RNA sequence: UUAUCUUGAGUGGACGAGGGAUCCGGCCCUAUGACUCCACAGCAACCGUCCUAAACAAGGAAAAGGUGCUAACUCCGGCCCCGUGUGGGAAAGAUAA
Numbered sequence: 001u002u003a004u005c006u007u008g009a010g011u012g013g014a015c016g017a018g019g020g021a022u023c024c025g026g027c028c029c030u031a032u033g034a035c036u037c038c039a040c041a042g043c044a045a046c047c048g049u050c051c052u053a054a055a056c057a058a059g060g061a062a063a064a065g066g067u068g069c070u071a072a073c074u075c076c077g078g079c080c081c082c083g084u085g086u087g088g089g090a091a092a093g094a095u096a097a
Stems, first nucleotide, its partner, number of pairs: 001097005010040005018029003023078004041070003046066002049061004074092001079089003082085001
């Protein structure tokens, strides 16, 4: 910079107190052990691979490779817009190339 972010997918072990990015407010998770780390399993399909004769684009397939992810819409609101809602957009953030 570009694309995506209401789909999907958890068990075991270790640790032991906060965690849900940041600030404020709310709400939620958490000693029935959260968060984090490790192992295994799984989800997805961005890159890569294969096919559509080749290249670009586009479409499709698989899931062995590089990542990512596996509470709640990116947990919700904050800023802007309107038809005021289970609305739209932005900002910020996350992930990939």